[in-house]
The prediction has a mean pLDDT of 80. Predicted 3D model of a 104-nucleotide RNA (Glycine riboswitch aptamer) from a Phycisphaerae bacterium.

RNA sequence: AAGACGGUCAGGAGAGAGACCCUUUUUGAAAUCGAGGGCGCCGAAGGGGCAAUCGACCCGCGGAGGGGCCGAAAACUCUCAGGCAAAAGGAUCCUGGCCUGACG
Numbered sequence: 001a002a003g004a005c006g007g008u009c010a011g012g013a014g015a016g017a018g019a020c021c022c023u024u025u026u027u028g029a030a031a032u033c034g035a036g037g038g039c040g041c042c043g044a045a046g047g048g049g050c051a052a053u054c055g056a057c058c059c060g061c062g063g064a065g066g067g068g069c070c071g072a073a074a075a076c077u078c079u080c081a082g083g084c085a086a087a088a089g090g091a092u093c094c095u096g097g098c099c100u101g102a103c104g
Stems, first nucleotide, its partner, number of pairs: 006099008018039001020038005040084003046080001047078003053072003057068003
């Protein structure tokens, strides 16, 4: 149950950080984009890491206190990836449709 939790689609909202410097391709020329190099940054795609606590196992006598070892999280943390004008992307939230069905 007039549908929790979850999944998916659509619409809306959605932060942070150099339109950085040098070289180069294209162009009549310039800028942007692309490529290479350099320094500085961001965390909310994704990914990695961590336990006061909880759980399993072992030691301790069958106990208590205790000890050992393993596992588990995030918006915390790392900055691999990604990003640092616009565009795109974007965790998360809201609304609606569909799927599932109590596993919440």